[in-house]
RNA sequence: GGGCGAGUAGCUUAGCCUGGUGGAGCGUCCGGCUGAUAACCGGAAGGUCGUGGGUUCAAAUCCCACCUCGCCCA
Numbered sequence: 001g002g003g004c005g006a007g008u009a010g011c012u013u014a015g016c017c018u019g020g021u022g023g024a025g026c027g028u029c030c031g032g033c034u035g036a037u038a039a040c041c042g043g044a045a046g047g048u049c050g051u052g053g054g055u056u057c058a059a060a061u062c063c064c065a066c067c068u069c070g071c072c073c074a
Stems, first nucleotide, its partner, number of pairs: 001073007010026004020057001028044005050066005
């Protein structure tokens, strides 16, 4: 230098192909249960969807450029 893949909540990730309310598990917080703790049950908070543009009525999703990480080729 070239090709491919990945980036979404504190952590692990679904959703992307086929645009239309961003969800789950763990964790955190509150409550219930218990003599108490764990487990269990109920609830809540937490997301500029890697960055910047473009298309569109509407973008995590489509297009372009860039950044970071990984693999391969040279």

Model confidence (mean pLDDT): 85 of 100. Transfer RNA from a Candidatus Aenigmatarchaeota archaeon, 74 nucleotides, folded computationally. The sequence was found in a public genome assembly.